[in-house]
Context: one part of a larger RNA
Molecule: large-subunit ribosomal RNA, domain II
Organism: bacterium
RNA sequence: GACACGUGUAAUCCGGUGGGAAUCAGGGGGGACCACCCUCCAAGGCUAAAUAUUACUUCCGAACAAGUGGAAGUUGAAAAUUCCUUUGAUGAGCUGUGGAUAGGGGUGAAAGGCCAAUCAAACUGGGUGAUAGCUGGUUCUCUUCGAAAUAUAUUUAGGUAUAGCCUCGGAUAAAUUUUAUGGCGGAGGUAGAGCACUGAAUGGGCUAGGGGUCUUUACCAGAUUACCAAACCCAACCAAACUCCGAAUGCCGUUCAUAAGUACUCCGGGAGGCAGACACGGGGUGAUAAGGUCACGUGUCGAGAGGGAAAGAGCCCAGACCAACAGCUAAGGUCCCAAAAUGCAUGCUAAGUGGAGAACGUUGUGGGGUUACUGAGACAACUAGGAGGUUGGCUUAGAAGCAGCAAUCCUUUAAAGAAAGCGUAAUAGCUCACUAGUCUAGUGACCCUGCGCGGAAGAUAUAACGGGGCUCAAGCAUGUUACCGAAGCUUUGGAUGUGCAGCAAGUGCUGCACGUGGUAGAAGAGCGUUCUAGUGUAGGCUGAAGGUCAAUCGUGAGGAUGGCUGGACGAACUAGAAGUGAUCAUGUUCAC
Numbered sequence: 001g002a003c004a005c006g007u008g009u010a011a012u013c014c015g016g017u018g019g020g021a022a023u024c025a026g027g028g029g030g031g032a033c034c035a036c037c038c039u040c041c042a043a044g045g046c047u048a049a050a051u052a053u054u055a056c057u058u059c060c061g062a063a064c065a066a067g068u069g070g071a072a073g074u075u076g077a078a079a080a081u082u083c084c085u086u087u088g089a090u091g092a093g094c095u096g097u098g099g100a101u102a103g104g105g106g107u108g109a110a111a112g113g114c115c116a117a118u119c120a121a122a123c124u125g126g127g128u129g130a131u132a133g134c135u136g137g138u139u140c141u142c143u144u145c146g147a148a149a150u151a152u153a154u155u156u157a158g159g160u161a162u163a164g165c166c167u168c169g170g171a172u173a174a175a176u177u178u179u180a181u182g183g184c185g186g187a188g189g190u191a192g193a194g195c196a197c198u199g200a201a202u203g204g205g206c207u208a209g210g211g212g213u214c215u216u217u218a219c220c221a222g223a224u225u226a227c228c229a230a231a232c233c234c235a236a237c238c239a240a241a242c243u244c245c246g247a248a249u250g251c252c253g254u255u256c257a258u259a260a261g262u263a264c265u266c267c268g269g270g271a272g273g274c275a276g277a278c279a280c281g282g283g284g285u286g287a288u289a290a291g292g293u294c295a296c297g298u299g300u301c302g303a304g305a306g307g308g309a310a311a312g313a314g315c316c317c318a319g320a321c322c323a324a325c326a327g328c329u330a331a332g333g334u335c336c337c338a339a340a341a342u343g344c345a346u347g348c349u350a351a352g353u354g355g356a357g358a359a360c361g362u363u364g365u366g367g368g369g370u371u372a373c374u375g376a377g378a379c380a381a382c383u384a385g386g387a388g389g390u391u392g393g394c395u396u397a398g399a400a401g402c403a404g405c406a407a408u409c410c411u412u413u414a415a416a417g418a419a420a421g422c423g424u425a426a427u428a429g430c431u432c433a434c435u436a437g438u439c440u441a442g443u444g445a446c447c448c449u450g451c452g453c454g455g456a457a458g459a460u461a462u463a464a465c466g467g468g469g470c471u472c473a474a475g476c477a478u479g480u481u482a483c484c485g486a487a488g489c490u491u492u493g494g495a496u497g498u499g500c501a502g503c504a505a506g507u508g509c510u511g512c513a514c515g516u517g518g519u520a521g522a523a524g525a526g527c528g529u530u531c532u533a534g535u536g537u538a539g540g541c542u543g544a545a546g547g548u549c550a551a552u553c554g555u556g557a558g559g560a561u562g563g564c565u566g567g568a569c570g571a572a573c574u575a576g577a578a579g580u581g582a583u584c585a586u587g588u589u590c591a592c
Base pairs, nucleotide, nucleotide: 064088065087066086069084070083071082072081103119105115106114107113140526141525142524143523144522145521150163151162152161153160154159165272166270167269168268169267170266171265177263178260179259180258181257182256183254184253185252186251192245193243194242198239199238202235203234204233205232207229209228210227211225212224213223214222276301277300278299279298280297281296283294284293285292306317307316308315321494322493323492324491326490327489328488332484333483334482335468336467337466341481343480344479345478346477347476348475354470360454361453362452364451365450366449367448368447369446370445371444372443373442381438382437383436384435385434387411388410389409393405394404417432420431421430422429495516496515497514498513499512500511501510502509503508527581529578530577531576532575533574534573539569546565547564548563549562550561552559553558
């Protein structure tokens, strides 16, 4: 959850009771009409009684058939079962034996089901080593060089062809080849800038036009306007598809100079490659997102080891021929882990900031500057004053410094506003501005800048310095002197490639110079295996091949030597020919 069950009742359905109409069966009455009844003839028709039999519909339930729900089983007892439960069970039933239908065919009450545990086309053999632009695998060594992940085309996009890029050989030829830097000569419209064009766009001025208002108002005309506004003027801006202008780089040329020294170009043999990645720069796209995507330039990785960045393809330094218990440096570092300064000089930071983070905030603190007041005494604090005309005028119930409006004077003074706040109904009262005294030396406002602080919340455990730990640092800034630090450079020895020179001359030796990272790939030189010829070789039972052990030789593939084992074959050398080299293919076969 299905099924089942409980409770309930608006309707349907069913049942009970009462009433009523119509119709019909059955019973009673009636006896008109028709028929029958009588006679004769002819022979047929009707009926929903009962009984019997068969068919049909249905329920329960064995055998038998099926397989509903659940559980178990899931390396099972079983390559589909067992147990409980369930359905059909006289039928389109179930079943034995025999026979029939065969592969694009059968059969199918139809599920693409079933056709021997195989079915959207069975199984077995053959064609057959089908085909596979796909995946996997592809076997000895050393040396030289060494890519590409782009363009164009493609039923093309993970394939291929041609070109570009790699390699090998040859040619031209010592220069008017090539490359780099400089000089000289060019083209250009980017960055920037600008507004002269094209557009966009702000404020003001001036002024057509439009709108509003007023006036004569029928109209025309006129006046006015904190409205809108073309053109023009002034000021200030914006633009990939605007330009009056306009770089730096880069690019092209050059019988010039300097440097390198064939690196250029052509022809031919062989390729690989056409999935690229990240970083930085200037761009498109996206959201000025992405370890995004697209194209360009440079670099690295790819195909690159070493040092640094704790760890790390693509970042920084630097390009590994081999060896060394030698030296110097790069990036980066020098308290301990951990090689090297607890270096020096001058400052800053107090936040463990350093050792994540913005707008914004900050009387944290350092440096610089501008300005105001100040020994004729400032700033702060304290003491005292802060008055008179006057309750100024108006307004108002009232308005007296302090509701509001306009105005904001004069006098006495050291100074005191027709008042900057609080307060009263209005007065009153308390402060302020302003002044004097006391005190004593700096005190305010602002700008630029260094380092800090807040802003600041995450999931197993500190966990946002690699750790310990660090505060006149072992942090930050500036300067300076040492040292450490790599496979970089140097030193010593060795190997090898190319070029040159000398000597030798069957092709090597010596010296010098420049080289020797490497995937795909090109080229060169070799090792080993089996067989053939020389060769029925040398050798070999006084021990061959094979096996095994060892401290041996060679740059390597590999080769010797000796011991033991083994018990009959069989090197080396010079040539030749190949079924010639395996840690891996869900390889094949055998063994366990």